Predicted 3D model of a 124-nucleotide RNA (c-di-GMP-I-GGC riboswitch aptamer) from a Desulfobacterales bacterium.
It was read from a public genome assembly, where an Rfam model found it.
Lineage of the source: Bacteria > Pseudomonadati > Thermodesulfobacteriota > Desulfobacteria > Desulfobacterales.
């Protein structure tokens, strides 16, 4: 560096059901094991879920969207290109501003990518 056929040594821990925090989606301790070579970790991409907000059907359940431009600071900075200069970002933050009916906060790593540590046993 890759790799999981068979081994050792071990780890994790689905459902469910008990307590507890949340509206909830889900989380944390116990039980308990369905399964897992990263079922260690991390919300970057993508998805799915709650909860609000608005449209849209409508008894209800259910559906769609939650974005985009502009200013301001990083900054005339980096880079380029030339030679007392010239041009000029990405990206990132912002209690600010438009425009629309609305232009949000969460959760989930055992949903997929990804990123990033790792035991053994093999390979180069």
């Nucleotide at each position: 560096u890759a790799u999981g056929c068979a081994a050792a040594a071990g780890c994790c821990a689905a459902a469910u059901c008990c307590c507890g925090a949340g509206c909830a989606a889900u989380c944390g301790g116990g039980a308990g094991a369905c399964g897992g070579a990263a079922a260690g970790c991390c919300a970057c991409g993508g998805g799915u879920c709650u909860a609000a907000g608005a449209g849209g059907a409508g008894a209800g359940a259910c559906u769609u969207c939650u974005g985009a431009g502009c200013g301001g600071g990083u900054a005339g900075u980096a880079a380029c290109u030339g030679a007392c200069a010239g041009c000029g970002a990405u990206a990132u933050c912002u209690g600010g501003u438009u425009u629309u009916g609305a232009a949000u906060a969460g959760a989930c790593a055992g949903c997929c990518g990804g990123g990033u540590u790792g035991c053994c046993u093999u390979u180069a």